Predicted 3D model of a 72-nucleotide RNA (transfer RNA) from a Candidatus Jacksonbacteria bacterium. The sequence was found in a public genome assembly. The organism belongs to Candidatus Jacksoniibacteriota, within Bacteria. The coordinates come from a structure-prediction model, not an experiment, and the mean pLDDT is 83.
[in-house]
RNA sequence: UCCGGGGUAGCUCAGUGGUAGAGCAGUUGACUGUUAAUCAAUUGGUCGUGGGUUCGAGUCCCCCCCCCGGAG
Repeated sequence: UCCGGGGUAGCUCAGUGGUAGAGCAGUUGACUGUUAAUCAAUUGGUCGUGGGUUCGAGUCCCCCCCCCGGAG
């Protein structure tokens, strides 16, 4: 330099243009000798940056940044 994959909650990851989600973690409560476990409820998001297309973009297009792999 070129090619491919990826960037979404604190972490691991879903999300086929139409309300942003799960598990774990956190908080509160229940349970009890206590903790753990279990159960219930609940908090938490500029969706990497900046533009474009569209009535509508996490999703499609373009520039850039970062991570992983490959080629030379």
Its Rfam family is "tRNA". Rfam classes the family as a transfer RNA. Rfam describes the family as follows. Transfer RNA (tRNA) molecules are approximately 80 nucleotides in length.